Predicted 3D model of RNase P RNA and transfer RNA as a complex of 440 nucleotides. It holds a member of the Rfam family "Bacterial RNase P class A". Rfam's curators write: Ribonuclease P (RNase P) is a ubiquitous endoribonuclease, found in archaea, bacteria and eukarya as well as chloroplasts and mitochondria.

RNA sequence: UGAGUUGGCCAGACAAUCGCUGCCUGUUUUAAGUUUGUAGUCUAAAACAGGGGGAGGAAAGUCCGGGCUUCACAGGGCGAAGUGCCAGGUAACACCUGGGGGGCGUGAGCCUACGACCAGUGCAACAGAGAGCAAACCGCCGAUGGCCGUUUUACGGAUCAGGUAAGGGUGAAAGGGUGCGGUAAGAGCGCACCGCGCGGCUGGCAACAGUUCGUGGCACGGUAAACUCCACUUGAAGCAAGACCAAAUAGGCCCCCUUAUGGCGCGGCCCGCGUUGGGGGCGGGUAGGUUGCUGGAGCCUGCGAGCGAUUGCAGGCCUAGACGAAUGAUUGUCCACGACAGAACCCGGCUUACCGGCCAACUCAUGCU
RNA sequence: GGCGACGUGGCCGAGUGGUUAGGCGCGGGUCUGCAAAACCCGUUACACCGGUUCGAUUCCGGUCGUCGCCU
Numbered sequence: 001u002g003a004g005u006u007g008g009c010c011a012g013a014c015a016a017u018c019g020c021u022g023c024c025u026g027u028u029u030u031a032a033g034u035u036u037g038u039a040g041u042c043u044a045a046a047a048c049a050g051g052g053g054g055a056g057g058a059a060a061g062u063c064c065g066g067g068c069u070u071c072a073c074a075g076g077g078c079g080a081a082g083u084g085c086c087a088g089g090u091a092a093c094a095c096c097u098g099g100g101g102g103g104c105g106u107g108a109g110c111c112u113a114c115g116a117c118c119a120g121u122g123c124a125a126c127a128g129a130g131a132g133c134a135a136a137c138c139g140c141c142g143a144u145g146g147c148c149g150u151u152u153u154a155c156g157g158a159u160c161a162g163g164u165a166a167g168g169g170u171g172a173a174a175g176g177g178u179g180c181g182g183u184a185a186g187a188g189c190g191c192a193c194c195g196c197g198c199g200g201c202u203g204g205c206a207a208c209a210g211u212u213c214g215u216g217g218c219a220c221g222g223u224a225a226a227c228u229c230c231a232c233u234u235g236a237a238g239c240a241a242g243a244c245c246a247a248a249u250a251g252g253c254c255c256c257c258u259u260a261u262g263g264c265g266c267g268g269c270c271c272g273c274g275u276u277g278g279g280g281g282c283g284g285g286u287a288g289g290u291u292g293c294u295g296g297a298g299c300c301u302g303c304g305a306g307c308g309a310u311u312g313c314a315g316g317c318c319u320a321g322a323c324g325a326a327u328g329a330u331u332g333u334c335c336a337c338g339a340c341a342g343a344a345c346c347c348g349g350c351u352u353a354c355c356g357g358c359c360a361a362c363u364c365a366u367g368c369u
Numbered sequence: 370g371g372c373g374a375c376g377u378g379g380c381c382g383a384g385u386g387g388u389u390a391g392g393c394g395c396g397g398g399u400c401u402g403c404a405a406a407a408c409c410c411g412u413u414a415c416a417c418c419g420g421u422u423c424g425a426u427u428c429c430g431g432u433c434g435u436c437g438c439c440u
Stems, first nucleotide, its partner, number of pairs: 001365010012334007020054002023051009056340001060351002063349005068238004080234005085099005100114001101112004115229002120227002122223002137168002139164003144161002147157004176194006195218001196216004200211004242291004252282006262276005298317008335338001370439007379393003387423001394412006416432005
């Protein structure tokens, strides 16, 4: 200098003017309660003035986990769903940290649903001879028995019985690899080395690793994001959860009044017709309102424990809370010319979208000293 | 805001690990003087991206879209 890896941070800046929405303070007005009455005080609302606050790293997807709330629930079991190497962190997790095994990369580093198919059941299309207590299509052999020939106790030939998994071919997958011996041809059939299973020993909390140890036979093929087995976890629903206050109208219950020559309606009166009343209280619940609502597993700094995730202590800080739903507009200056995108009960994660910029540590290549 | 279901040709729809049925439609042909009907042939698909598996429409994860329920 170029190309990368990992972790962290920022997400146009400043000023002026005009607006939006909560909060606080002050003034004025109104209302209710209190009081014999007034003043004063308290509460609420409105207007005005002043002060101060006002979206994100993902507010998103709603994929996991928890808080909170209501319902259900003696205890236990079945079922269903989820998770799945080991240890740790945490309120909890499918998240995070550290480690092990496997894979990728020259490397820094990255990825990894990674328990168990010698408990059982199932699946493997097509191709292929054979696909699950293995199999003979081509090939090789045919020692042995049979056949033929020359001939005679032997040799040769074909390959009928048969032997053979070394070679070809099919397939995603064909039952260890290399070499030597061995054989009729072959084959762990035997041996050496490598690999593998089991046991022991050593290291490690463990996963697991190592082994100059012993032993076994070359089998025990693949698939559990197939049923299943094993271990562990899980009650259901969600702030439109839930709690409180509470009109008008119509039901419900209780009490009182009025009575049938009555009351109410047919616009005033009579007849007539229809109907059965009036008042008060209580309760459920609708509209509506209030609350849940943001001070929290919170943020910042310092010191300590730990490899780390994380955690302990001390000090400091308050940082949106709406409900036809706010955070905007205009102008000016500057630059690197501005991406993805907007809270709705809250929090911890994951995933997805995203113009660019900065910082730290590290790797590879090239050049120079 | 919260919860749930679905996505297979132009349309309706079966299939749930092994070449994606069937019907309606569309195009061509036979038949007919011409059409209709009938018959024959053809046509076009698993929303998208990854993973598991020898193999994925199907199983798992993510993205996008559509529909429904709760004030």